[in-house]
RNA sequence: GCCAUCAAAAGGCAAAGCAUGGGCAACCGUGUGACGCAAAGCCACCUGUCCAAUGCUGUUUUGGAAAGAGGGGUUGUAAGA
Numbered sequence: 001g002c003c004a005u006c007a008a009a010a011g012g013c014a015a016a017g018c019a020u021g022g023g024c025a026a027c028c029g030u031g032u033g034a035c036g037c038a039a040a041g042c043c044a045c046c047u048g049u050c051c052a053a054u055g056c057u058g059u060u061u062u063g064g065a066a067a068g069a070g071g072g073g074u075u076g077u078a079a080g081a
C1' cells in the first nucleotide's frame, strides 16, 4: 500500500406511508418520515423487470421508467483491530 471481516467518531444518503405538484402510464420533483445503505455517488452497456404506442400470433417494433433486482464501467469518505 492492497484485499476480506468486524468496530468507533464526524458527516452523508433516505424505503414504506402521508401531503402537494408534474406525467396517458411506468414513475418523478418538493416537504414530512426513518426501513435500511460504505458507494443506497454517477452511467441504462449486459441480463431481468415495468409502462405507453405499435403489430396481430412472430411476445414484433419504436419510445420511455427504474442505479434501493443482479452483473459491468467510472469516481470516491473515514479509520482502529
Stems, first nucleotide, its partner, number of pairs: 005081002012037002017032006035068001041074003045071003049065005
A computed fold for an 81-nucleotide RNA from Oryzomonas japonica, annotated as c-di-GMP-I riboswitch aptamer. Taxonomically the source falls in Oryzomonas (Bacteria, Thermodesulfobacteriota, Geobacterales, Geobacteraceae). Its mean pLDDT, the model's own confidence on a scale to 100, is 80. Rfam family: c-di-GMP-I riboswitch aptamer. Rfam describes the family as follows. GEMM was predicted in a large-scale screen for bacterial structured RNA regulatory elements. The model forms 95% of the base pairs in the Rfam consensus.